[in-house]
Context: one part of a larger RNA
Molecule: large-subunit ribosomal RNA, domain I
Organism: bacterium 1XD42-54
RNA sequence: AGCGCAGGGUGGAUGCCUUGGCACUAAGAGCCGAUGAAAGACGUGAUAAGCUGCGAAAAGCUUCGGGGAGGAGCAAAUAUCCAUAGAUCCGGAGAUAUCUGAAUGGGGAAACCCACUGGAGGAAAGCUCCAGUAUCCAUACGCCAAUCCAUAACGUAUGGAGGGGAACCCGGUGAACUGAAACAUCUAAGUAGCCGGAGGAAGAGAAAGAAACAUCGAUUCCGGGAGUAGCGGCGAGCGAAACCGGAAGAGCCCAAACCAGGGUGCGUGCACCCUGGGGUUCGGACCGCAUAAUUGAUCUUCUGAUUGUAGGGGAAUGGUUUUGGGAAAGCCAUCCAAAGAGGGUGAAAGACCCGUACCCGAAACGAAAGGAAGCAUGGCGGGAUCCAGAGUACCACGAGACACGUGGAACCUUGUGGGAACAAGCGGGGACCACCCCGUAAGGCUAAAUACUACUUAGUGACCGAUAGCGCAUAGUACUGUGAAGGAAAGGUGAAAAGAACCCCGGGAGGGGAGUGAAAGAGAACCUGAAACCCUGUGUUU
Repeated sequence: AGCGCAGGGUGGAUGCCUUGGCACUAAGAGCCGAUGAAAGACGUGAUAAGCUGCGAAAAGCUUCGGGGAGGAGCAAAUAUCCAUAGAUCCGGAGAUAUCUGAAUGGGGAAACCCACUGGAGGAAAGCUCCAGUAUCCAUACGCCAAUCCAUAACGUAUGGAGGGGAACCCGGUGAACUGAAACAUCUAAGUAGCCGGAGGAAGAGAAAGAAACAUCGAUUCCGGGAGUAGCGGCGAGCGAAACCGGAAGAGCCCAAACCAGGGUGCGUGCACCCUGGGGUUCGGACCGCAUAAUUGAUCUUCUGAUUGUAGGGGAAUGGUUUUGGGAAAGCCAUCCAAAGAGGGUGAAAGACCCGUACCCGAAACGAAAGGAAGCAUGGCGGGAUCCAGAGUACCACGAGACACGUGGAACCUUGUGGGAACAAGCGGGGACCACCCCGUAAGGCUAAAUACUACUUAGUGACCGAUAGCGCAUAGUACUGUGAAGGAAAGGUGAAAAGAACCCCGGGAGGGGAGUGAAAGAGAACCUGAAACCCUGUGUUU
């Protein structure tokens, strides 16, 4: 030195565990903000570094409920206090709420600096305190220049906006990698990104529709139709609709004609405007006859089943000189069950604790189907006249969007130019024309079925179990970077600290006794404690 055996050290695998995650289900909630948000800074405790809570009224104040013995958060100890005259705690409603931040009196290198006006205090101040003072938009008013009237400008009052937010939604703008086995049309994709806007949903929506000679009757979503018809360097690929079956179901309001009232302009008989009525497509005005059934999603005022935000009650087991540190295990005997879900308790508990089934409960503040009242709504006939959305429809050129790449390319949108008709009208039915049929553009609103989940409650898992599961059993911390940004590691004594008084060696660290404990070979570098690696003893080989 190698190999074997035995015993240790180191190390932290494995097993077991779970405070944390992941995925989903059912409900709820779906916004917050100038009444100052989200996010922060700085403070705040008897002692106080961090977290949590709170805000100079500062781990809190008031009040109304719940609750019933301890309490002053995590978090021990000490001190001092509070509490059956009901504390702590839980819930409802309030008060307070520094400074920054849209940040809004002005400024600014966020959490700082400096003002003005009015008021209060004060003998007074250049002092202190309170309130107001941003911009834009709308409405109403005031004042007023070049410039006569006027207007711009300026000012005042009232109301609104501004910023934030996980996804979902609508709109604007809009790539490239990639695929086509290269690449340019094409694809990726109207995706990602950026910008604007809204809501609890958004958008769409009551036919100038779809169809086909039969009809249907707003929209949306799902299953089919169908990877079909088509589009396509007919490559790669892209990819409908009618119709059928389901979910849900709801329809309405203006403009105009006409009537009434009021006003403006001037060119004095015309034009226009405002308010109210009327009216809305199976058209209406107008004329005639009727005058109430009905309906209401919106509004106002009540009412309101039920329900949310604290809670309360809640059955039934004993023994054991069995084992053990410990009984919930074993044995013996018994009980409850609308409760044998689950968790805890020194091991394995229906009957020990918390619960569970079931039943009950709100002073206050919410949600709310439904109901009542108000209010609104509302019929039939006639067919002479009047009305029925114009730089619109449509056409040309150029684009976009339609599953549809210019194609025979309709339909939809519109940048440029041209530019109608008036219900005997106009649009559509995939070039276009005729016939026929369908509809009534150029104004608007509309619940539900649908999408999503930052958040709340209850629950589930042939999901993970600390190199897993979220990046985090907590941390966007430590650390890195000028910055945008990147971004960890790290769980387990024991049933209970009973966390080792005292003695000995040592400067200490550490150890040896003693003691605790079932166990200390559980001693805080703490459950189990693999391997690599290191050491000791011994056997053997060289």